[in-house]
RNA sequence: AUUGAACGCUGGCGGCAGGCCUAACACAUGCAAGUCGAGCGGUAACAGGAAGGAAGCUUCCUUUCUUUGCUGACGAGCGGCGGACGGGUGAGAAAUGCUUGGGAAACUGCCCAGUCGUGGGGGACAACUAUUGGAAACGAUAGCUAAUACCGCAUACGCCCUACGGGGGAAAGGGGGACUCUUCGGAGCCUUUCGCGAUUGGAUGUGCCCAGGUGGGAUUAGCUAGUUGGUGGGGUAAAGGCUCACCAAGGCAACGAUCCCUAGCUGGUCUGAGAGGAUGAUCAGCCACACUGGAACUGAGACACGGUCCAGACUCCUACGGGAGGCAGCAGUGGGGAAUAUUGCACAAUGGGCGCUAGUCUGAUGCAGCCAUGCCGCGUGUAUGAAGAAGGCCUUCGGGUUGUAAAGUACUUUCAGUCGUGAGGAAGGUGGUGUUGUUAAUAGCAGCAUCAUUUGACGUUAGCGACAGAAGAAGCACCGGCUAACUCCGUGCCAGCAGCCGCGGUAAUACGGAGGGUGGAAGCGUUAAUCGGAAUUACUGGGCGUAAAGCGCGCGUAGGCGGCAAGUUAAGUUGGAUGUGAAAGCCCUGGGCUCAACCUGGGAACUGCAUACGAUACUGGCUUGCUAGAGUACAGCAGAGGGGUGUGGAAUUUCAGGUGUAGCGGUGAAAUGCGUAGAGAUCUGAAGGAACAUCAGUGGCGAAGGCGACACUCUGGGCUGAUACUGACGCUGAGGUGCGAAAGCGUGGGUAGCAAACAGGAUUAGAUACCCUGGUAGUCCACGCCGUAAACGAUGUCUAUUAGCCGCUGGGCCCAUUUUAGGUUUAGUGGCGAAGCUAACGCGAUAAAUAGACCGCCUGGGGAGUACGGUCGUAAGAUUAAAACUCAAAUGAAUUGACGGGGGCCCGCACAAGCGGUGGAGCAUGUGGUUUAAUUCGAAGCAAUGCGAAGAACCUUACCUACUCUUGACAUCCAGAGAACUUUUGAGAGAUCAAUUGGUGCCUUCGGGAACUCUGAGACAGGUGCUGCAUGGCUGUCGUCAGCUCGUGUUGUGAAAUGUUGGGUUAAGUCCCGCAACGAGCGCAACCCCUAUCUCUAGUUGCCAGCGAUUCGGUCGGGAACUCUAGAGAGACUGCCGGUGAUAAACCGGAGGAAGGUGGGGAUGACGUCAAGUCAUCAUGGCCCUUACGGCCAGGGCUACACACGUGCUACAAUGGAUAAUACAGAGGGUUGCGAAGCCGUAAGGCGGAGCUAAUCUCAGAAAGUAUCUCGUAGUCCGGAUUGGAGUCUGCAACUCGACUCCAUGAAGUCGGAAUCGCUAGUAAUCGCGGAUCAGAAUGCCGCGGUGAAUACGUUCCCGGGCCUUGUACACACCGCCCGUCACACCAUGGGAGUGGGAUGCACCAGAAGUAGGUAGUCUAACC
Repeated sequence: AUUGAACGCUGGCGGCAGGCCUAACACAUGCAAGUCGAGCGGUAACAGGAAGGAAGCUUCCUUUCUUUGCUGACGAGCGGCGGACGGGUGAGAAAUGCUUGGGAAACUGCCCAGUCGUGGGGGACAACUAUUGGAAACGAUAGCUAAUACCGCAUACGCCCUACGGGGGAAAGGGGGACUCUUCGGAGCCUUUCGCGAUUGGAUGUGCCCAGGUGGGAUUAGCUAGUUGGUGGGGUAAAGGCUCACCAAGGCAACGAUCCCUAGCUGGUCUGAGAGGAUGAUCAGCCACACUGGAACUGAGACACGGUCCAGACUCCUACGGGAGGCAGCAGUGGGGAAUAUUGCACAAUGGGCGCUAGUCUGAUGCAGCCAUGCCGCGUGUAUGAAGAAGGCCUUCGGGUUGUAAAGUACUUUCAGUCGUGAGGAAGGUGGUGUUGUUAAUAGCAGCAUCAUUUGACGUUAGCGACAGAAGAAGCACCGGCUAACUCCGUGCCAGCAGCCGCGGUAAUACGGAGGGUGGAAGCGUUAAUCGGAAUUACUGGGCGUAAAGCGCGCGUAGGCGGCAAGUUAAGUUGGAUGUGAAAGCCCUGGGCUCAACCUGGGAACUGCAUACGAUACUGGCUUGCUAGAGUACAGCAGAGGGGUGUGGAAUUUCAGGUGUAGCGGUGAAAUGCGUAGAGAUCUGAAGGAACAUCAGUGGCGAAGGCGACACUCUGGGCUGAUACUGACGCUGAGGUGCGAAAGCGUGGGUAGCAAACAGGAUUAGAUACCCUGGUAGUCCACGCCGUAAACGAUGUCUAUUAGCCGCUGGGCCCAUUUUAGGUUUAGUGGCGAAGCUAACGCGAUAAAUAGACCGCCUGGGGAGUACGGUCGUAAGAUUAAAACUCAAAUGAAUUGACGGGGGCCCGCACAAGCGGUGGAGCAUGUGGUUUAAUUCGAAGCAAUGCGAAGAACCUUACCUACUCUUGACAUCCAGAGAACUUUUGAGAGAUCAAUUGGUGCCUUCGGGAACUCUGAGACAGGUGCUGCAUGGCUGUCGUCAGCUCGUGUUGUGAAAUGUUGGGUUAAGUCCCGCAACGAGCGCAACCCCUAUCUCUAGUUGCCAGCGAUUCGGUCGGGAACUCUAGAGAGACUGCCGGUGAUAAACCGGAGGAAGGUGGGGAUGACGUCAAGUCAUCAUGGCCCUUACGGCCAGGGCUACACACGUGCUACAAUGGAUAAUACAGAGGGUUGCGAAGCCGUAAGGCGGAGCUAAUCUCAGAAAGUAUCUCGUAGUCCGGAUUGGAGUCUGCAACUCGACUCCAUGAAGUCGGAAUCGCUAGUAAUCGCGGAUCAGAAUGCCGCGGUGAAUACGUUCCCGGGCCUUGUACACACCGCCCGUCACACCAUGGGAGUGGGAUGCACCAGAAGUAGGUAGUCUAACC
């Protein structure tokens, strides 16, 4: 785009079309083929006339009955023509069909034209009558009768047959009219008209023949006996094996016979740019069929839809004896189905049958009815109308949108409705009048003119007019992308959507609803189907190295293709012409319906086929030549080319013998195995089989498989050279045929080594493996099979053309005195590479370039190279080769990452080297688990677990129990009242409640106002409720790792690359050099702070060298030197020297220096990763609660305790404990505070209150250390848990549940399994001190100083990281991806003793009707 459509929702009108695609299933009922009286005998029915009769009644008329075929007509019958057309359907049929074009051996009713006839006779049979059978259908017998029925005779231009002499064969009359005759019934004659017979020709129709075209399957390859042909009979309208007899053995087929499946064919229709593809409704042509099968009759025509006969199935009637029927005609019914209409009107028109006509028949046809089934047209209003109404929806709360939409105002009336009017479709017919022709005729008949009359189913027609009123008339699908159109609510991987991708797991533009929008519009969607897009079967117009795809390789048949020249032919090719290519349709152009759809005139077209005539370049055929392709002869050359026969040495093994002794062998390590019965080792000899080291080479040969010691022999191919010869002999190659690794199979040999199977030993969770010890087929030979391989260059063969450079192998030629070498030319074999090609990778004269010839093969993945069938094979199996079903991918090449029990380089307390710990004990603390009314919540590998928490007795507190409040503890707004506030008492666990005392404040423009308290109403407050996977902010981690990017340029089809890689170097993408890159940014470094040295300035509360005083304390006078304090500066930069390096960057060493190569430490954290952590710091979207999930309050809990883990403290002791003496810090804190001296207490502490808002006073005693004495390796003078008692302090309050002190008690623990942590120098270890939090409560945290080590060979390994490279089937990125079994559930299928049905082949039995023939019986008018 389309449809004979169907379904869902909806539905105003008209025009034109269309309407059982399924059951060629079965059919009730009605109709669809009759007509002619001008062929005939006639008269059953109807009408009329006439003349009689009878009745009613007599007056006739009229009525009734009866007679009469007399007339119009006409049932049944004889006869003629038509029922072979028209109408339906598509079952069958792949050719007896259709289509295009030809052909000859034919018939043809009615029709047209020509010619000639139409004479004279005869006998029957229906109807009818009588008798009679049967239920019926239908008959039987006897008798009568007519014809355009039937049969002779006569005639015969033409016709047929012929032996060329001859012979044969027709007919029918009817109607009208004039005339004559008449027994008035009719007859004769003439004429006209319709018929009839014969014949010739035409037209129409039909039959037959030929060629081309017209589906699929080769998993159908051979078929055929009347088969193919001939001769001769027969038969037909006609050619012919159409049929028969005889003879011959043919005919068809790879250009697809035969067989199977499917199918009516065509003009056309749909689609497409076309070529094509699909299709064959309506309309038209042909064919076939008529319940199924068979058959003939009649006829011009049938083997006959509404005829006959027979058989069958089915249905119906029946008196059971027997009969009837055929909607695939029009309606209609049942059934089937997703699905397809009225048992309508009319012959008015068109057409057909019959008829002289009028006419009659016609479900053909014309119309109407039903159906949005399609196409086309029209309408459902138009204009105006902003307060941008109300309502709806959304909202950032401002507004936006629906929306000029509505309402309102002003108009219009198509269509529908009502009333009226009103064409065309009608031509003819009949009657009258006139005229022409025929004729003797003014009859008749035919034609023409004119007048009158008459014919319409549709039809309430089309059209036109009037009336009234916006009145009666809009739904459907969609809105994530493709694809035009977006928001809210609900839902929460549910419900659902979905054409593909996909959407939905609490903020869904994707589900459902709504608002809004978009697109079609009386329709809109969905489903089904065809073509297109699809160059996705490629003729136009594709491919085959790696995506699917080159047969494993030759030879060669058919076929296809084929060098140069000439002649001829004219098949292909080509030109115009002629015939045909039906009409309709399509296209163009006119016309008619108001337009359109639709109808109609004309043209073009129908790309085709055929015929005859031309042309001759090319192709083909034939003929004649040529030598460039191909081949032959001659002379040489290289070679693991092939077959056969023989020979050789090295090695392994075995055997025999000698020497000789305890192991050998094997592995990662072992064991099995061999060996004291003498192995292994070594020497000598023998046997036997297999394979041929070195040479050896991207070397050679061969078609491929493949070929490797040497010699002989047979043999194939290739290359080179020069000459001669043949003269296109060529290339490819479906089938065919041959060769064809390894393994395997058969028969017979052989068997040293190796070695499937097998056995044993190991390894392992297992190990039917890898490793080891053995070991049989096999490997070898001969003969025969198999016929496959990643049979690979994953690249078919042949020919030609197209830049270079560098090798190797075999020849030839040139130069040179020879060689080495060089040049050149061929045949091979390799490496790079230009153009070109390619998706890229890559290929590139050995093409995957450019062209030609031929063959093979491919068409998404899986199923599957499988099943079935065929062929081959002993088998294994090979070859040929599907479908159901299933998926939305599978695949190639390249890119960026990530990963690797890949590679290279490098770094880090990463390992190693060391020191000290953890893991064992007790306790502290956190977590899990368990428990509980509650044990609030969060944190979860590293990167949760002395974490949030820098401090839970109450508070904190979020949890639990109980009691309470409801505009609330807190904020804003409104109204009313009141200063605020406060004293006391009572109840209660308290919150709170009740009563009660004191108090009237501040500012003022005198109106009031501000703050505060209480009461009331609602807006609201409130929430540590949920979502860290909706978020902001902050933080952790990789990681203080050296990386992460950009602009421009360049390369690539592109993803991307380059820069950023490379060579060095660094702590560093730090720097240098090089480079299609050049620059830049965020990181690194530096800038900042502390610390180490010095200088300057300053000198109290700090300091004291020198001087003086002194109570001996820098205490005082004084000093400003020193320390220190805290400001400002200096200093370090690879700056200098030497070496190395590339003359660079840099590194190594040195000097100087307080410090040397970022001096030490801190702060500082790139792009990003982990949906990392946090909604419980805070903020915040959405959701949820609102007399509670909010607020207040008391008590309890967060402190529980079989257990498990993390982090710590204290220890286990002598480098120690205890005892009594004694020395030296730093950095901090302090007014709700630090708190001195002195006194009391064993002590914690108490009393006390000087000083200090701090370089002044105070916390404050530093401790390890030093020196004294003791303990002597023990569960101790170690260790201090636990417990009893007594206290102190803080605090409203130490019971649950604080810290500390004293006395007493004195547990585990004797250095810690597997495993694991920290640390590289003022570090580890060890020692104490201070601070934050804090009423009190550190073994934690954050700081401070004292003492003060050991070790680092080094980068193999573990972990983490960086750069380059490589592989990848990974990209959620190795915690990836992914294979198979099993278990369970469900679905389908297979097998199965059998059994039922169908189709088909071959053979056979029986055999209806019928046709032809034979024979018999019977019958027989006309003729013989």
The RNA shown here (small-subunit ribosomal RNA) has 1424 nucleotides and comes from an uncultured prokaryote. The RNAcentral record of the sequence draws on ENA. It matches the Rfam family "Bacterial small subunit ribosomal RNA". Rfam links the family to the GO terms structural constituent of ribosome and ribosome.